[in-house]
This is a predicted structure of a 117-nucleotide RNA (SAM riboswitch aptamer (S box leader)) from uncultured Ruminococcus sp. NCBI's taxonomy places the organism under Bacteria, Bacillati, Bacillota, Oscillospiraceae, Ruminococcus. The sequence is in RNAcentral, with records from MGnify.
RNA sequence: CUUAUCAAGAGUGGCGGAGAAUACAGGUUCUGUGAAGCCCGGCAACCUAUUGAGUAAUUAUUUUAUCCAGAUUAUUCAGAAAAGGUGCUAAAUCCUGCGGUUAAACCGGAAGAUGAG
Numbered sequence: 001c002u003u004a005u006c007a008a009g010a011g012u013g014g015c016g017g018a019g020a021a022u023a024c025a026g027g028u029u030c031u032g033u034g035a036a037g038c039c040c041g042g043c044a045a046c047c048u049a050u051u052g053a054g055u056a057a058u059u060a061u062u063u064u065a066u067c068c069a070g071a072u073u074a075u076u077c078a079g080a081a082a083a084g085g086u087g088c089u090a091a092a093u094c095c096u097g098c099g100g101u102u103a104a105a106c107c108g109g110a111a112g113a114u115g116a117g
Base pairs, nucleotide, nucleotide: 001117002116003115004114005113006112011040013039014038015037019030020029021028024097025096026095027094041089042088043087046085047084051078052077053076054075055074056073057072058071059070093111098108099107100106101105
């Protein structure tokens, strides 16, 4: 930089001791009934390994020829699992910051996070 996702889900555990919700600003909240961080546990299913179906391309053999069937590759959808690589494990990405519709609310964008390339 490209692309997909971001209102689901996940602990009465151990260590740790004062902050935390990634930065800034404004809110709002969590926290000595124990924050961050680390470990364990857990959640999920992006990549990976696996199954079925569809589509496209290529192609051996058979055949007069073609189609079908077969194989390989790519891709889409659905299902299962959790060994490996990540990720996540208060609140919508906690909310707002820019734009649109009167207010609330909703929609879009920006920024950010995570995965894959």